Predicted 3D model of a 76-nucleotide RNA (transfer RNA) from a Patescibacteria group bacterium. Taxonomically the source falls in Bacteria candidate phyla (Bacteria). Rfam family: tRNA. By type it is a transfer RNA. Gene Ontology term of the family: triplet codon-amino acid adaptor activity. Model confidence (mean pLDDT): 80 of 100.
RNA sequence: GGGGUUAUAGCUCAAUUGGCAGAGCAUCAGACUCAAAAUCUGAAUGUUAGGAGUUCAAAUCUCCUUAACCCCACCA
Numbered sequence: 001g002g003g004g005u006u007a008u009a010g011c012u013c014a015a016u017u018g019g020c021a022g023a024g025c026a027u028c029a030g031a032c033u034c035a036a037a038a039u040c041u042g043a044a045u046g047u048u049a050g051g052a053g054u055u056c057a058a059a060u061c062u063c064c065u066u067a068a069c070c071c072c073a074c075c076a
Stems, first nucleotide, its partner, number of pairs: 001072007010025004019056001027043005049065005
């Protein structure tokens, strides 16, 4: 340099081919307990990597950029 995969909550991942962004764990509060753990109930949490475009509507489609990983090529 060329090609491919990936980027979503603090972490691990979903989102059924464009239609209200969710789950588990973690965190916080409450119940329970002498207290803690476990268990139960509830709560908070996102510029969907960044920018632009298409569309009534974009995590999803198109273009550019950034980062990580893999393959190929080049140099040493």